[in-house]
RNA sequence: AGAGUUUGAUCCUGGCUCAGGAUGAACGCUAGCGGCAGGCCUAACACAUGCAAGUCGAGGGGCAGCAGGUCCCGAUCUUCGGAUCGGGAUGCUGGCGACCGGCGCACGGGUGCGUAACGCGUACACAACCUGCCCUGUACUGGGGGAUAGCCCGCCGAAAGGCGGAUUAAUACCCCAUAGUAUCAUCACGAGGCAUCUUGUGAUGAUUAAAGCUUCGGCGGUACAGGAUGGGUGUGCGUUCCAUUAGCUAGUUGGUGAGGUAACGGCUCACCAAGGCGAUGAUGGAUAGGGGUCCUGAGAGGGAGGUCCCCCACACUGGAACUGAGACACGGUCCAGACUCCUACGGGAGGCAGCAGUGAGGAAUAUUGGACAAUCGUCGAAAGACUGAUCCAGCCAUGCCGCGUGGAGGAAGACGGCCUUAUGGGUUGUAAACUCCUUUUCUGAGGGAAGAAAAGCCUGGUCGAGUACCGGGAACUGACGGUACCUCAGGAAUAAGCACCGGCUAACUCCGUGCCAGCAGCCGCGGUAAUACGGAGGGUGCAAGCGUUAUCCGGAUUUAUUGGGUUUAAAGGGUACGUAGGCGGAUAUAUAAGUCAGUAGUGAAAUACCCUGGCUCAACUGGGGACGUGCUAUUGAAACUGUAUAUCUUGAGUUUAGUGGGAGUAUGCGGAAUGUAUCAAGUAGCGGUGAAAUGCAUAGAUAUGAUACAGAACACCGAUAGCGAAGGCAGCGUACUAUACUAAAGACUGACGCUGAUGUACGAAAGCGUGGGGAGCGAACAGGAUUAGAUACCCUGGGUAGUCCACGCUGUAAACGAUGGAUACUAGUCAUUGGCGAUAGGCUGUCAGUGGCGUAGCGAAAGCGAUAAGUAUCCCACCUGGGGAGUACGGUCGCAAGGCUGAAACUCAAAGGAAUUGACGGGGGCCCGCACAAGCGGUGGAGCAUGUGGUUUAAUUCGAUGAUACGCGAGGAACCUUACCCGGGCUUAAAUGCUGACUGACGGUAAGAGAAAUCUUACUUCCUUAUGGCGGUCAGCAAGGUGCUGCAUGGUUGUCGUCAGCUCGUGCCGUGAGGUGUCGGGUUAAGUCCCAUAACGAGCGCAACCCCUAUCCUUAGUUGCCAACGGGUAAAGCCGGGGACUCUAAGGAGACUGCCUACGCAAGUAGCGAGGAAGGCGGGGAUGACGUCAAAUCAGCACGGCCCUUAUGUCCGGGGCUACACACGUGCUACAAUGGCCGGUACAGAGGGGAGCUACCCUGCGAAGGGAUGCGAAUCUCGAAAGCCGGUCUCAGUUCGGAUCGGAGUCUGCAACUCGACUCCGUGAAGUUGGAAUCGCUAGUAAUCGCGCAUCAGCCAUGGCGCGGUGAAUACGUUCCCGGGCCUUGUACACACCGCCCGUCAAGCCAUGGGAGUCGGGAGCGCCUGAAGUUCGUAACCGUUAAGGAGCGACCUAGGGUGAUACUGAUAACUGGGGCUAAGUCGUAACAAGGUAACCGU
Repeated sequence: AGAGUUUGAUCCUGGCUCAGGAUGAACGCUAGCGGCAGGCCUAACACAUGCAAGUCGAGGGGCAGCAGGUCCCGAUCUUCGGAUCGGGAUGCUGGCGACCGGCGCACGGGUGCGUAACGCGUACACAACCUGCCCUGUACUGGGGGAUAGCCCGCCGAAAGGCGGAUUAAUACCCCAUAGUAUCAUCACGAGGCAUCUUGUGAUGAUUAAAGCUUCGGCGGUACAGGAUGGGUGUGCGUUCCAUUAGCUAGUUGGUGAGGUAACGGCUCACCAAGGCGAUGAUGGAUAGGGGUCCUGAGAGGGAGGUCCCCCACACUGGAACUGAGACACGGUCCAGACUCCUACGGGAGGCAGCAGUGAGGAAUAUUGGACAAUCGUCGAAAGACUGAUCCAGCCAUGCCGCGUGGAGGAAGACGGCCUUAUGGGUUGUAAACUCCUUUUCUGAGGGAAGAAAAGCCUGGUCGAGUACCGGGAACUGACGGUACCUCAGGAAUAAGCACCGGCUAACUCCGUGCCAGCAGCCGCGGUAAUACGGAGGGUGCAAGCGUUAUCCGGAUUUAUUGGGUUUAAAGGGUACGUAGGCGGAUAUAUAAGUCAGUAGUGAAAUACCCUGGCUCAACUGGGGACGUGCUAUUGAAACUGUAUAUCUUGAGUUUAGUGGGAGUAUGCGGAAUGUAUCAAGUAGCGGUGAAAUGCAUAGAUAUGAUACAGAACACCGAUAGCGAAGGCAGCGUACUAUACUAAAGACUGACGCUGAUGUACGAAAGCGUGGGGAGCGAACAGGAUUAGAUACCCUGGGUAGUCCACGCUGUAAACGAUGGAUACUAGUCAUUGGCGAUAGGCUGUCAGUGGCGUAGCGAAAGCGAUAAGUAUCCCACCUGGGGAGUACGGUCGCAAGGCUGAAACUCAAAGGAAUUGACGGGGGCCCGCACAAGCGGUGGAGCAUGUGGUUUAAUUCGAUGAUACGCGAGGAACCUUACCCGGGCUUAAAUGCUGACUGACGGUAAGAGAAAUCUUACUUCCUUAUGGCGGUCAGCAAGGUGCUGCAUGGUUGUCGUCAGCUCGUGCCGUGAGGUGUCGGGUUAAGUCCCAUAACGAGCGCAACCCCUAUCCUUAGUUGCCAACGGGUAAAGCCGGGGACUCUAAGGAGACUGCCUACGCAAGUAGCGAGGAAGGCGGGGAUGACGUCAAAUCAGCACGGCCCUUAUGUCCGGGGCUACACACGUGCUACAAUGGCCGGUACAGAGGGGAGCUACCCUGCGAAGGGAUGCGAAUCUCGAAAGCCGGUCUCAGUUCGGAUCGGAGUCUGCAACUCGACUCCGUGAAGUUGGAAUCGCUAGUAAUCGCGCAUCAGCCAUGGCGCGGUGAAUACGUUCCCGGGCCUUGUACACACCGCCCGUCAAGCCAUGGGAGUCGGGAGCGCCUGAAGUUCGUAACCGUUAAGGAGCGACCUAGGGUGAUACUGAUAACUGGGGCUAAGUCGUAACAAGGUAACCGU
C1' cells in the first nucleotide's frame, strides 16, 4: 500500500466482499512448563450457611463466665512445715459477658437501577457557607443537683419482646457562678471595595462554658481566633438520537415581605406585576452513569467506558425523618408495598448491587481457602483487639510475555506410503535406523532466601528535661512456604497440534462421488476425467495453541473540516419576490471582541512517549523528564475581520433624452375558412380506405352560386428572429400597467449590495365548483373494418364531458439547457436582433442580447468552451447501491382527484453512465449472384425403382435429420458381407511374444452322429550333434469387443463460399476497449487497379504460375495415316513404300486493352473498329483465406477415459437388414403423330479385357449353348442411338403406355422359397400433360440420343462417375422474394432477434400495511382516600406548680381507589399490495421506425 466482483471487451460511477489490528469473549479440535494480569457483559433475579465494625476497664456502676489470691469448712495424704481435692465467703487481683458513657459505624468494600442533569469534565466565584479527629495561639477548667440503664423483685407473651416496682454510678443529664478579642442589637468615627456591601476602633445593652481520670509525668474538657483537611453552593463553556415531538410554562418569570437553611435562592408562604423558555431546537419521546483513559486510524476522526484512579447515583420497591461535625445512612430507625421464613394464629423476623457460596437465567465467567506476617483503616496511653479492606494461595490457555519438546553427523537416498510415461523413475527425505553429544525442562536427593524493622524493652545524647526527638544494643514477629533460587545424580529421557492448499491468498496430485452428497467470506464449485465436495499422499501458514462465531475501528476520499459530488451515472428547488441568517466596495481615525505574541495559574495520580533502574530476558514494575494542542488571568501588538465615527464614488439606484418588443390587463373592430339554415341551379352518386364497409344521397346528396347566423382560431409576413422571472406570448386598433437597452469626462443619492431557510406570489395541460357558451375538434360511448382474439391502431356517424368566457379551486409536467443565483478573470472567428459613434450603399468601433465553429483548460467519455461543464469567491437547494417506494403510517393542504413531507422489515450483487467491437432491424445508401424477371425443360397427379419417416417384428443392425439427412456411408445385403434375431457350440478362434509343464503330434484318410460348427472311433505321421530344434496340447500373462462417450480427441469432410474478404509490423490517434491502414472519389469478376489520404509497408486470400480444350509451327512416324508411285483383292492401307495430310505426344508460338477512335487526371470503360483461330478472365478443371455451425464421423482408421471377460469375445446353421393401412424425398417409364411399329442405311468419343474380351461358324424365335480364332492389345475384341430413306398406323385408352399376373425357359452360383438378372408366349393396370406449391439451366449450355467404366460369381444400375452425337429459347431491367459484400444509423441484443423482456392469473415460502377488536406498558390530568414523618396549632389528660409532653387537629405526601384522554407494544377473523421461487397459463407492452416513435403530467 491494496485486491475480487456489473461487460464480449473498455473507461467511469457505485455498492457488496476480503487481506490488518483489537476483545472481560464464547464454541470446536488439541494441550508440556513458568511469570504477570484478568475472570456474571445475561436476572439492580431470588437467596440456605459462615464471615465482612468494632473498640476503650487509663469514663462508670458492676462481676455472669475464666484465672489467681485471701478467709472459713470438709475429705485424703503427710516428712505435721504443709500439699491436693471439694464446698462456701470475699471484686482483693488479672481481666471481663451484658449494661450506662465516649469515639467509630457517613471510611473502606459493592453495583450501574435511575439520571440528558451544573450529573460529569474544565475554568472561575462564594463580600452567601460549614468542617469531628489533627496543628498553632489566647483564656478558662469554680460550685451544686436530680435522675436512669444495669443489678434485684414481680407480671404479660409461644416467641420476638414488653410492662411495673425498688435501688444505684459516671467524662450521661440539669442548674448556678465566672466572660472577652465570641454572638446579637444600637450609636459614633475611620478605611476599603465588587452592585447588594466588607472591614477597623470606641461606647452602651443583652446572651452562652466546662469533666474528670491518673502510676502525678500527663491524658483529657470548655470558649474564641487562625491553619490544614474534607465538604456545600453558584456561574461560563463542552456533553447522544428523533422535527413523522413545534409550541411549553401558575410557583410558572420577576418584585416586596416573612419563614426556613451551615449558606444564597420561589427553597417555602402571603401579596403584587405578567412575565419566562423556544427553530442557535423549548416541550415531549428514545437511549445512556460521566471523566482520566482503552481500541483503531498517517492524522482528523470513529467506536468503547470491563480491570485501576476521580466524581456521581443507588442499597428489596417507594416515602420519611431521627441521631450526628458529617447521612436523609448497604450490614441504623419509622411507615406503606411485594416477596420469603417462624408461629401456640394472638403475633413476629428478614433484605449478599460486601467475601465465599446456592438456585435461576445464559453461549459464558472461579474457592462456602489461608493470614492479619506486610500496607492502610477504626478504637485504645499502650500492649493489643477488629478488619472477606488488604496480602497470599486455589480454579480457568481468558489474555500478554518467556522457555521447552533436543543438537551434530548419517545415502543402502532403506522399509512402508503416495504418484508415475511402470524392467524404471519421482516424492515423503537427513527424515528414520545408526554413531557421537547436550540436559533447559523432567525425576530423585540435598541446601535454601529477600520480603522484618519498627512499635514495645534496655540504653546514650539533644533540648524547653519528658514516656518527646535523635542514636546505639539485645531479643521477638512470615499466611505465602521448605516456595523462589542453588547444587548433585540419572537419562533423549516427560512434551505437537490446528487450520488451510480455485482466484483474492502462501500451498497440488490421486481415488471416490456424478447439479447427488456436499462446499461457500465474495466471485462461485458439483450434471463421469472436480487442484473448489469426501478421503489419502504431499505441501503452506501459525504454533501450546490453531480455527470458527460475535462485536468495534481500519481499508471506505463509501457523509468528504483535512477530503466528494449534482448536463447524461444518485443529485439544481417549476419561477420570482423577500424575512431571519451568511457574505460584502474605497479612504481615514478610534477601539481591541475575534486574531497574534510574551508571562502566570491550572490541566490529580496511573496510562501513553523519552531516559534510566529491578526481577537471568521479556511481559510486569520503580525513579526522573518532557508532553497534555484546553481553560483562566494578565501584559503587549494593531496588519486583517468586527464595532464606532467621518468622508468618497467605481457597486447599486434615481433623474433627463431617445429607442425596442407576439410582455401583461381590459375593450372595440376585421377578413378567410368551417358548420348550419334558406334560396337558386344541377344529376347520380358522394365519402372513405391498404382494400372495404358502416354513413350520406332520387324525399335530389356531393360539387357550384347567393344570403343570413354562430362560435372558435388568426394563413401569408414567420426566421437559426423578438419579448417575458418562469409558465408562456402571434389578425388590427385604443386605454392602462410593467420592463429592457443606449448616450452624456451630464445631474443626484452615497454601499442603499449579493444570496436567501421558514414565508408570500405566480405557475402549461388535464381536472374540480358555480354560471354562461358550444362552430370545429373530440376522452367515454356506438357502429364498420382488421384480427386467432382486437375492450386498440384505420374508418364513419354521432357524439357527452372537455376544449371557449367569467369567477373560485387545484399546484403538478421530460415545468429541460435534464445545466440554481451573483461577481470578476481567461485566444479567436462567422452570422444575426436592438441602440449609439464615425462613414462612401463598401467597411468599421462600441454596448446589450441571440446562435454556429473553435484555443487554452475541464471532463469517464459524449462533449462544454466569454451565454463554461474553464479559473476563483459568496449564498441557497439537493445526492450517498438497486428493488421495496415516492409506497405505508403520522402530520398538513385540498370540495374531490390528489399534493407536500416521507420510512422500515425484507430482498439482490449488482443497478447504472459514456464509449468500443460485433450481431440484429418489418432503418437508410451502394453493389453482386439463374436471386427475381424474360425463357426452355421438369417435380408436385399415374405406375414402377430407390432412400427416409412411421408402423410392424424374435430381429427388421448402426449411423446421417432445415438449408448442409433422405439413388446419403453402400463403387453391388440370396450364403458370405453382417455389426441384428433365434438356436447349437468354444473359453479362447486369428496375430505376436514370454514363462512353465506335458507331448509327437497337428494334419490327412475312412466310418459314425449332427443343420453345420463340431464331436467320437480307427489308421497313418518330424529332425537331431541327443543339449536341443520344430510342431502341437494345457496353464499363466498378454488378447478380443462394429460395447459407450464425435460434448475428451487426431485425421478427414460438409456449409457459408471461389463469397472478397481476414490479418500483421512499425508509426499515428484514443486514459482504454479500440481505431487508422482496410475509410473517401472512381474502377473492377475481385481489398482488381488508380487518385486522394497519418499512414507506410507486408502476409493469408483474388489474379497468375499447373492440367484439358480451341489455331499454328518444329521434332518423331508404329500398332496410327494414305496424297503421289508401284503391287494386289470380291472388297479392304491388304502389301512395297511415303511423312505430305489426319492423328498420336513432346517442345514451342500465340492474346498484352498491344493498335485505332471516343470519354477519363489516372485506373479503366465503350466500339457490328482493325488484325487474328481466339478479344478484353477465350471455354472448362484443379485450387477453398481468418473463421462459423461443441455441424458430421469412436462403424473407415487412429486415440484418452469408462465398461464386458465361460461374454458385450468367438465359431456355426437358419432367419432378418427385401416386412407394409400410410407419409415424404430422389429418379425411371409414360400419357403419344416433332410419335409408335417394320425394313433399309450413316457417323463417335472415352474406356475395358486373361478364372477376361471374344471375331467367325453351327444350334435355338430368344436369353443363350456348342465349337473355334485373335488379343495382356493405337495391332485382336466389346459396340452406338437419335439421324437419314422408304412403308404402315390416323387420334382411339389406340399398333400409345407398359405395370401386374399366368406359363415356359436361359445364365451365374454350394444354393435363386423368403430374395437374382435375363429371354419367349400370353395377360395389358394406372395414365389423355398433372392443385397449392416448387426445382434446374445463360451456349456447345438447357433439352434430347445413345456408349463406356468402377463395384461385381450374378444382380435388383432407372443409381454414381465419365464419353461423345444432335442442339435451342431468353435476359427490358434490379421495384420485389432469397443469399451475400461494403458504408452508415438505432439498440435495453453479446448463448448475439430462434435475442431480450412486461403485466395479470395459478402454486409455494417470507417479511410487512389496514383491520371489528382483545391483552399489556410507561407517563400525565381530574376527583376521592391517605400511613409514617417534619412543621404549625391546640391541649379539659400527665407533670404538686412550671418547663414540657401524651393526645387531638391542620398542611404536605408515598401508596391505594376511580374516571376520561393521549402515546406506545403484542396479538387477531378477514383484507391490501410487495419480495423470492424450476422448464406453469394468457397475451406481446418496451428495446430496431420493436412493426401505432417512445416518454412525462393529468

This is a predicted structure of a 1498-nucleotide RNA (small-subunit ribosomal RNA) from an uncultured bacterium. RNAcentral holds the sequence, with entries from ENA, Greengenes and SILVA. Its mean pLDDT, the model's own confidence on a scale to 100, is 83.